[in-house]
RNA sequence: GUAACGGCCGCCAGUGUGCUGGAAUUCGCCCUUCAGGCCUAACACAUGCAAGUCGAACGCCGUAGCAAUACGGAGUGGCAGACGGGUGAGUAACACGUGGGAACGUGCCCUUUGGUUCGGAACAACACAGGGAAACUUGUGCUAAUACCGAAUAAGCCCUUACGGGGAAAGAUUUAUCGCCAAAGGAUCGGCCCGCGUCUGAUUAGCUAGUUGGUGGGGUAACGGCCCACCAAGGCUACGAUCAGUAGCUGGUCUGAGAGGAUGAUCAGCCACACUGGGACUGAGACACGGCCCAGACUCCUACGGGAGGCAGCAGUUAGGAAUCUUGGACAAUGGGCGCAAGCCUGAUCCAGCCAUGCCGCGUGAGUGAUGAAGGCCUUAGGGUUGUAAAGCUCUUUCAGCGGGGAAGAUAAUGACGGUACCCGCAGAAGAAGCCCCGGCUAACUUCGUGCCAGCAGCCGCGGUAAUACGAAGGGGGCUAGCGUUGCUCGGAAUCACUGGGCGUAAAGCGCACGUAGGCGGAUCUUUAAGUCAGGGGUGAAAUCCUGGAGCUCAACUCCAGAACUGCCUUUGAUACUGGGGAUCUCGAGUCCGGAAGAGGUGAGUGGAACUCCGAGUGUAGAGGUGAAAUUCGUAGAUAUUCGGAAGAACACCAGUGGCGAAGGCGGCUCACUGGUCCGGUACUGACGCUGAGGUGCGAAAGCGUGGGGAGCAAACAGGAUUAGAUACCCUGGUAGUCCACGCCGUAAACGAUGGAUGCUAGCCGUUGGCGGGUUUACUCGUCAGUGGCGCAGCUAACGCAUUAAGCAUCCCGCCUGGGGAGUACGGUCGCAAGAUUAAAACUCAAAGGAAUUGACGGGGGCCCGCACAAGCGGUGGAGCAUGUGGUUCAAUUCGAAGCAACGCGCAGAACCUUACCAGCCCUUGACAUGUCCCGUAUGGACUUCAGAGAUGAGGUCCUUCAGUUCGGCUGGCGGGAACACAGGUGCUGCAUGGCUGUCGUCAGCUCGUGUCGUGAGAUGUUGGGUUAAGUCCCGCAACGAGCGCAACCCUCGCCCUUAGUUGCCAUCAUUUAGUUGGGCACUCUAAGGGGACUGCCGGUGAUAAGCCGCGAGGAAGGUGGGGAUGACGUCAAGUCCUCAUGGCCCUUACGGGCUGGGCUACACACGUGCUACAAUGGCGGUGACAGUGGGACGCAAUGGAGCAAUCCUGCGCAAAUCUCAAAAAGCCGUCUCAGUUCGGAUUGGGGUCUGCAACUCGACCCCAUGAAGUCGGAAUCGCUAGUAAUCGCAGAUCAGCACGCUGCGGUGAAUACGUUCCCGGGCCUUGUACACACCGCCCAAGGGCGAAUUCUGCAGAUAUCCAUCACACUGGCGGCCGCU
Repeated sequence: GUAACGGCCGCCAGUGUGCUGGAAUUCGCCCUUCAGGCCUAACACAUGCAAGUCGAACGCCGUAGCAAUACGGAGUGGCAGACGGGUGAGUAACACGUGGGAACGUGCCCUUUGGUUCGGAACAACACAGGGAAACUUGUGCUAAUACCGAAUAAGCCCUUACGGGGAAAGAUUUAUCGCCAAAGGAUCGGCCCGCGUCUGAUUAGCUAGUUGGUGGGGUAACGGCCCACCAAGGCUACGAUCAGUAGCUGGUCUGAGAGGAUGAUCAGCCACACUGGGACUGAGACACGGCCCAGACUCCUACGGGAGGCAGCAGUUAGGAAUCUUGGACAAUGGGCGCAAGCCUGAUCCAGCCAUGCCGCGUGAGUGAUGAAGGCCUUAGGGUUGUAAAGCUCUUUCAGCGGGGAAGAUAAUGACGGUACCCGCAGAAGAAGCCCCGGCUAACUUCGUGCCAGCAGCCGCGGUAAUACGAAGGGGGCUAGCGUUGCUCGGAAUCACUGGGCGUAAAGCGCACGUAGGCGGAUCUUUAAGUCAGGGGUGAAAUCCUGGAGCUCAACUCCAGAACUGCCUUUGAUACUGGGGAUCUCGAGUCCGGAAGAGGUGAGUGGAACUCCGAGUGUAGAGGUGAAAUUCGUAGAUAUUCGGAAGAACACCAGUGGCGAAGGCGGCUCACUGGUCCGGUACUGACGCUGAGGUGCGAAAGCGUGGGGAGCAAACAGGAUUAGAUACCCUGGUAGUCCACGCCGUAAACGAUGGAUGCUAGCCGUUGGCGGGUUUACUCGUCAGUGGCGCAGCUAACGCAUUAAGCAUCCCGCCUGGGGAGUACGGUCGCAAGAUUAAAACUCAAAGGAAUUGACGGGGGCCCGCACAAGCGGUGGAGCAUGUGGUUCAAUUCGAAGCAACGCGCAGAACCUUACCAGCCCUUGACAUGUCCCGUAUGGACUUCAGAGAUGAGGUCCUUCAGUUCGGCUGGCGGGAACACAGGUGCUGCAUGGCUGUCGUCAGCUCGUGUCGUGAGAUGUUGGGUUAAGUCCCGCAACGAGCGCAACCCUCGCCCUUAGUUGCCAUCAUUUAGUUGGGCACUCUAAGGGGACUGCCGGUGAUAAGCCGCGAGGAAGGUGGGGAUGACGUCAAGUCCUCAUGGCCCUUACGGGCUGGGCUACACACGUGCUACAAUGGCGGUGACAGUGGGACGCAAUGGAGCAAUCCUGCGCAAAUCUCAAAAAGCCGUCUCAGUUCGGAUUGGGGUCUGCAACUCGACCCCAUGAAGUCGGAAUCGCUAGUAAUCGCAGAUCAGCACGCUGCGGUGAAUACGUUCCCGGGCCUUGUACACACCGCCCAAGGGCGAAUUCUGCAGAUAUCCAUCACACUGGCGGCCGCU
């Protein structure tokens, strides 16, 4: 540019929030336009209406009128009731759609031609007489016509043997005119035929006798097996016949980018049907919705004899259902029927009513208004939010309301709608907002309630005491007279894939070949023009969609115009490609000739080794078998060994990701027959090819049938073992079978989990069989056909594949479409059977699955470490006691801790206190903090009386008694009182938390930045080769660096030096009982600062590195010198709300506070941790040597004295290198001599000491007496690698007192480590995984229990309905008798 379509260009789409409708339903609803309104029972229908009209065809009767005449009625007759309206049951069909065709009909309408003459006999109505309950009907008689019949005529018409024959009419009217008959043509409508298109099922594969065709008839408006007679044996079908199921078809509608998919309401075209089935009549047209006949079902009337009916017309009713309207108005308009017309009829139609059912429009007010009002909600208590929202002020009046006017639709008349649309006026913000949602998808958040309950939920999922997910509230989001839910359709879904998918491992390649139909097919020339392409013509109804206009105030809606309807038919051209015909060719394919290799197949023959058996010999007690055994064989002679014989089966070495074959498969040797392949040559044929639905054949093992054979092996079976069991694994036996012949079966992880064929697309290295070249023993180069490994491009979700493709392409076949149910059931086919093949559904789940990643795990692998095992030493577990725990008990026995990592733990010390528990008695603004008011006053302390268990209450005595000041009881302070905010809680939640701690573990790990690799999760670095105590270090490396950890830096012990010398020390010089004193600071020691050790040196080894080795040197110390402190990322919802802090919840005259007493100390029992022992390496007695760390004033206490002793009296000295605790103990000497003891000390009795207000429950110690268990400890289990274990004592904290515990200190002082197989724990690499709450995982099978549903059955009972009989009652009718009248 363009309205759209098509071409070119541009833009958009193929992303998303979804959308649709004849819907239904919850809640809510002011007005209006346009449209729509039984989708279910084509179930049944009360009532009314829906088809009549014509006197200008005809006679009769009635009414009015004097009459003319007018009006009406039932009939005869004509036309119309075949249209209009309804419904979708049937129909898979020439039914429909589309495009053609010839052998037909056509009332009314149009054109043309020619006619319209003369007669006749009836039947309704009507009259009379009957029948019937009714519907209706019978007989006799009269009568008209455009009703009926005959004759005449025949241009044209029909038949014909071509001569001839046949056939028509109607009148009405005053005219005009309208009719009638015949024929021809037209138009319209209809009948018939054909091509193409039109759902699902093969678990429907064969169907068909009027069937297919012919001849001749009949019939029809017309062709035709449409019907009949005869003749022939045909016709349809894997391009799906037949059968079964479902369904009215179309224009269109919804959706979709499109291709498609779904659908066929309203409107329009066609078809079919009219209570169900059948039939014809009339007619131009019907086999007829509101016509006829018959049959059937149902309903109604009935005098029981007989009749009537057909809403799938409009309203309406019942029923069904989730669900679909008024028993309205009018013929005014548009149409239809009849009529000359006036007109009549018209539930067609036009209107109105009901319903938000849909689409569209409009309103529910507008402006202003910050004390950001009140109220609500939240709050960090300040505020925020609802919110300019409201109120208030100023305006407006659409819609609705009231009043007035008032159309078009109609050309003269006629308007249901309708006093409607529209216009004007009036009043007043007045009458008019809801629904859903707020965890993510998906726009929108807080509080309270609830506590896996109640509930929500489209999917994921939410709820177990801090729920943005339930319910409510506040706030917010969305849509809006609607909103949400449910159901349906399409989309997204490339999730049936034409556009536009796949098949190695996710679902999916037939086990393999041959081959039919089919599909596809080499080169050149020529012809044709079917496919294909282009132009023209016809058609593709209208409506719808789209574009442009126009009309309703806009819009929806309607109207006009255009384009389109992607299709079909026809015609004229083009000829590249495909197809058909013809000709030629050789590269595909095949033949031929010459060579080659081979477990290719079948049959016959034959060989040796071995096993077993038989016979004989030698020979003697076992053999065999296993993890270990036993069953078994053997003294009747096994096993072993030698010789001989028999039988069957299989073929060692060669042997090889070697060979052959289509696959299954094929292995001693020889012969016979035979299939295929490869190489070389290029003589021949000339596309003969590829694939292959059905079909056919082959097809391991096992199995089946018949007949042989049977050595070994070996299902089943038996026995022995193993085991909780062992219907298994192991062992001893052993039958089918394995072998042969013939026949069946037809399946396998029949796998390369990879269909076949052809062409193309980098290479390198092997190997098998040929051929060729090069200097030909050998080597090398090239080529063809196989068979392997690695690898580029490319592909793949990844793994991987990669000229032997899973790459790039073409052709053909097979197969797949979530998991389970299920390769199952039913049906079919095959089979002797076993079974094979084909192959569902109900129901159920939200996954199942693939590949790869990180962890964790493994009775997986490799490497390494640790008192982990081993080698040792000493214990625990047995006894008594101590202490903690469980359990039990109790008024209470407070609470916590629970495998390692709770249990001498919190508790470094429960008689009161502590104390949290129990009983009792008290207090209530409180024992403690802050604030307000009132009164009093400063105040604080000591002693004491009474009541009481005490708290507490009531008192007394004595001492002491403010500060500031604006001089005011003014301020501060104290006491008492009152009310309220509040205090208080060792109450709950450690699974709401902080902090702190334990543990893996002082294990060597844990990470990051940048880069690189991978679609990604992630990887690399951190792996590898060495090495280390160590991710310690070195080397290598797509990595390069860095951080937290390791190590070091810190403290202490070990050596030396310097400085200093009291309270320490004393070599030298004096002195003393005594380092006591003088003196000295050399030494020890003390406490400050330095030095020293670094694999630094040497040798070996290693890679020349890092490092390692050496009874190396040196050195006090040697390979991190010993010890300590130091604890990465994280794990265990580990521990602690009772240290402390703290969210939430709970109590508030008590779950708070005080006091007395009790309890935490109980005691049948079980466990942990310790002490003391069981004795001679010892007990007892004697002797009296040698430490170190520490403590000390409310204290340690010397000395002396008393006591058997605990202890007491005295109180030197010392705030401590000065004094003191303080005696160290194991040691040494003597005695005891193996005993329940001179061991052991529990328990108990008695008497004491000390602390304390107080030792009863419930302290420690001393003395005398008593003298229990226990003689080295079952299964099991703990600690320790050197100044360590073991053993010995000492000190300290806590503390009035109380230590076998804890924390420290020193004395004496060992043994062993081959080594890493095993147990436990840990680190790194690798591997498998169906685990990820991570093996204390996941998961399989069986059994049991509970609940629910369905079906069948037994027994018993109940109720309803029906039938029969009997009985009774009642009612009606008839008869008899009696009585009365």

Predicted 3D model of a 1381-nucleotide RNA (small-subunit ribosomal RNA). The RNAcentral record of the sequence draws on SILVA.